The RNA shown here (TPP riboswitch aptamer (THI element)) has 93 nucleotides and comes from Rhodococcus ruber BKS 20-38.

[in-house]
RNA sequence: GGACUCGACACGGGGUGCCGGAAACGGCUGAGAGACAGACCCGUCGAACCUGAUCUCGAUCAUGCGAGCGAAGGGAUGCCGAGCCGGCGCGGC
Numbered sequence: 001g002g003a004c005u006c007g008a009c010a011c012g013g014g015g016u017g018c019c020g021g022a023a024a025c026g027g028c029u030g031a032g033a034g035a036c037a038g039a040c041c042c043g044u045c046g047a048a049c050c051u052g053a054u055c056u057c058g059a060u061c062a063u064g065c066g067a068g069c070g071a072a073g074g075g076a077u078g079c080c081g082a083g084c085c086g087g088c089g090c091g092g093c
Stems, first nucleotide, its partner, number of pairs: 001085002004083004009078002011043004017028004049074003055068004
C1' cells in the first nucleotide's frame, strides 16, 4: 500500500404471514411470525426487505409453503484492528 478474509465499534435498513380458536393458546414454514423486542436478519461483493403482485405453475386444510418471475426495478456504511499478499528502508548471517 492492497483486489482478499475475519473481527470490533458506531450508525443505519427490514419483516412479522397462514390454519384452528371468542380469547388464552395451539399448529405450519422460517433466522425471525408482536416484543420491555435489549430478539432476529441485512447494509452496496447489497435475494435482508420492497415493487411487479389481487402475478404464474405445483403442493397444502391454508399461506411467499416450494419453484418461477430474477443477471428485472428499487434497497440501508463509515471507521478501526488482525490475518494474508505486495513494495520500500534498516540491521544480522

The coordinates come from a structure-prediction model, not an experiment, and the mean pLDDT is 78. NCBI's taxonomy places the organism under Bacteria, Bacillati, Actinomycetota, Actinomycetes, Rhodococcus ruber. Rfam family: TPP riboswitch aptamer (THI element). Rfam describes the family as follows. Vitamin B(1) in its active form thiamin pyrophosphate (TPP) is an essential coenzyme that is synthesised by coupling of pyrimidine and thiazole moieties in bacteria. The previously detected thiamin-regulatory element, thi box was extended, resulting in a new, highly conserved RNA secondary structure, the THI element, which is widely distributed in eubacteria and also occurs in some archaea.